[in-house]
RNA sequence: GCCGAAGUGGCGGAAUUGGUAUACGCGCGAGCUUCAGGAGCUCGUGGGAGCAAUCCCUUGAGGGUUCGAGUCCCUCCUUCGGCA
Numbered sequence: 001g002c003c004g005a006a007g008u009g010g011c012g013g014a015a016u017u018g019g020u021a022u023a024c025g026c027g028c029g030a031g032c033u034u035c036a037g038g039a040g041c042u043c044g045u046g047g048g049a050g051c052a053a054u055c056c057c058u059u060g061a062g063g064g065u066u067c068g069a070g071u072c073c074c075u076c077c078u079u080c081g082g083c084a
Base pairs, nucleotide, nucleotide: 001083002082003081004080005079006078007077010026011025012024019067027045028044029043030042031041032040046057047056048055049054060076061075062074063073064072
């Protein structure tokens, strides 16, 4: 230099005919249980604003297509693999 794959909450990771982003697990918070802790069980848990109802933002970065994009297209960044 060329080709291919990957990048999504704090972490791992799902979401494919383009139609509720963050399912599920871990972690964390609260509670039950215990003398205490661990384990187990129940509930909650992306970020921001708000008393609340609710609203806004978020899939590596920036654009494009579309009524609608994590998903399709373009450029770039990072990591991994292959070829030379």